[in-house]
RNA sequence: CUAAAUAAAAAAGCGCCUGAACUUAGACUUUAAAUGAAAGUCUAAGUUGACGAGGGACAGGGUUUAUCGAAUGUUCGGCGGAUGCCCUGCGGUGUAUUCACCACCGAUAAUGGACCUACAAACCUACUAAGUGAUUAGUAAAACAAAAUGGUCUUGGUGAAGGUCU
Numbered sequence: 001c002u003a004a005a006u007a008a009a010a011a012a013g014c015g016c017c018u019g020a021a022c023u024u025a026g027a028c029u030u031u032a033a034a035u036g037a038a039a040g041u042c043u044a045a046g047u048u049g050a051c052g053a054g055g056g057a058c059a060g061g062g063u064u065u066a067u068c069g070a071a072u073g074u075u076c077g078g079c080g081g082a083u084g085c086c087c088u089g090c091g092g093u094g095u096a097u098u099c100a101c102c103a104c105c106g107a108u109a110a111u112g113g114a115c116c117u118a119c120a121a122a123c124c125u126a127c128u129a130a131g132u133g134a135u136u137a138g139u140a141a142a143a144c145a146a147a148a149u150g151g152u153c154u155u156g157g158u159g160a161a162g163g164u165c166u
Stems, first nucleotide, its partner, number of pairs: 014080004019076001020048012051069003058089006090106005097161005112154005125140006
């Protein structure tokens, strides 16, 4: 240094990179006779490849283009995963209580509607360090969201048993 095995750590705009773009080196071709420059092709080695907000009862199964905005938008494209969604069980709520069904949800345990309301990080600017470079890591200053959250109002089962009141 390589291969295998074992162990540990590490995550959800999370991880990875063969397409793509960009950088460096070498070779070749074209423009143009020369120096030089520019463009293109091939090879090798590298770099980039999601900025935050929000999102998890438990158990099992399934599924993949799984919410919201910001940005000088490659944050393209691909693979894998994932708090989404669906089903089953269990549980809660739906005018004391119980049972069954139905609906909506998940121990903050209806959805919906109307009104009011809050907060961010990149980017940008300036600078530091590493690198030939693409770029990477970081510091300072100044901000700016939406969905929501929160608040108020409103809407909100059927049947049977049976309790209370009149």
GlmS glucosamine-6-phosphate activated ribozyme aptamer from Natronincola peptidivorans, 166 nucleotides, folded computationally.
Rfam family: glmS glucosamine-6-phosphate activated ribozyme aptamer. By type it is a riboswitch.
The sequence is in RNAcentral, with records from Rfam.